[in-house]
Context: one part of a larger RNA
Molecule: small-subunit ribosomal RNA, central domain
Organism: metagenome
RNA sequence: UUGGGCGUAAAGAGCGUGUAGGUGGUUUUGUAAGUUAGGUGUUAAAGACAUCAGCUCAACUGAUGUUUGCACUUAAAACUGCAUUACUUGAGUUUAGGAGAGGGAAGGGGAACUAACAGUGUAGCGGUGAAAUGCGUAGAUAUUGUUAGGAACACCAGUGGCGAAGGCGCCUUCCUGGACUAAAACUGACACUAAAACGCGAAAGCGUGGGGAGCAAACAGGAUUAGAUACCCUGGUAGUCCACGCUGUAAACAAUGUUCACUAGGUGUAGGGGGUAUCGACCCCUUCUGUGCCGAAGCUAACGCGUUAAGUGAACCGCCUGGGGAGUACGGCCGCAAGGCUAAAACUC
Numbered sequence: 001u002u003g004g005g006c007g008u009a010a011a012g013a014g015c016g017u018g019u020a021g022g023u024g025g026u027u028u029u030g031u032a033a034g035u036u037a038g039g040u041g042u043u044a045a046a047g048a049c050a051u052c053a054g055c056u057c058a059a060c061u062g063a064u065g066u067u068u069g070c071a072c073u074u075a076a077a078a079c080u081g082c083a084u085u086a087c088u089u090g091a092g093u094u095u096a097g098g099a100g101a102g103g104g105a106a107g108g109g110g111a112a113c114u115a116a117c118a119g120u121g122u123a124g125c126g127g128u129g130a131a132a133u134g135c136g137u138a139g140a141u142a143u144u145g146u147u148a149g150g151a152a153c154a155c156c157a158g159u160g161g162c163g164a165a166g167g168c169g170c171c172u173u174c175c176u177g178g179a180c181u182a183a184a185a186c187u188g189a190c191a192c193u194a195a196a197a198c199g200c201g202a203a204a205g206c207g208u209g210g211g212g213a214g215c216a217a218a219c220a221g222g223a224u225u226a227g228a229u230a231c232c233c234u235g236g237u238a239g240u241c242c243a244c245g246c247u248g249u250a251a252a253c254a255a256u257g258u259u260c261a262c263u264a265g266g267u268g269u270a271g272g273g274g275g276u277a278u279c280g281a282c283c284c285c286u287u288c289u290g291u292g293c294c295g296a297a298g299c300u301a302a303c304g305c306g307u308u309a310a311g312u313g314a315a316c317c318g319c320c321u322g323g324g325g326a327g328u329a330c331g332g333c334c335g336c337a338a339g340g341c342u343a344a345a346a347c348u349c
Stems, first nucleotide, its partner, number of pairs: 003321004007303002012317001014200004021193003025087002029083003033080002035076008047067008090190001091187004095182003102176007109153001113149008124135002161168002205246006214240002219235004257316006265294011298305002322349003331342004
């Protein structure tokens, strides 16, 4: 446990799908559970509360009323519920389009890098603040050619695009999800949210089997330093990559839950539509959807937010309640483990 809150003070679950539950558009008729009005019964006395009275006041005492409730009953039908009738604005389906690094699989490409081999060529190369470790006369570095390998895709590239979030960027093909626009047609409230549950979920890490160019925890050496278990340099193993399985966490951030409605504008940008104009493309006007910046009102402790709200309202969920102890102990559940989820208290300020 009322209340007040959750961008930055404690507080929005990492994200979605979705069951129960909660909430729910316009309309007809019925019903009468909720609701409203009346009546009856009961609600012991004392006490309590209100008013009045008696002891000279008060405590004390007495009288009257109330004690909001419950049950039954009569009636009302606006609202909610239930049943029923219809509707199209919410929601969805169909048709026609264009946009996109949305996802999965297969195939292909060039630049760079490293290694091997071969040619040319000779004494250095590399690295730093300066050096050294290191590599090199067993021919390095440089340069030319051939071959092999793995990983990543310059420019285009854009507060550009797509995705629920995590995230997604060379090219082609195949499979596949979603959103947007236009005009009608169709269904007829089919909706919103969402405890539980289920699924997805960067990096690191784990298991089995591959792969391993570059980079690089650990580790070794060289420097620096008073020291240097670092920063700098030379090397270098896990790992980074692939397949399958696990883990389930992040400053998983916009530190801002999802949905709906309403409330000045200005200016960019992305994808569509309509109009005007024109031979046509631009230009100009307008509209829908997304994404930025600046700002009226309003809000805010301030910073700032401001039609993509942190404004004004509605629905539902999650969460907070002084600091430390502690996101810890114990228990439970999950995991191969690492650990994760749930989650206290003593004590102390």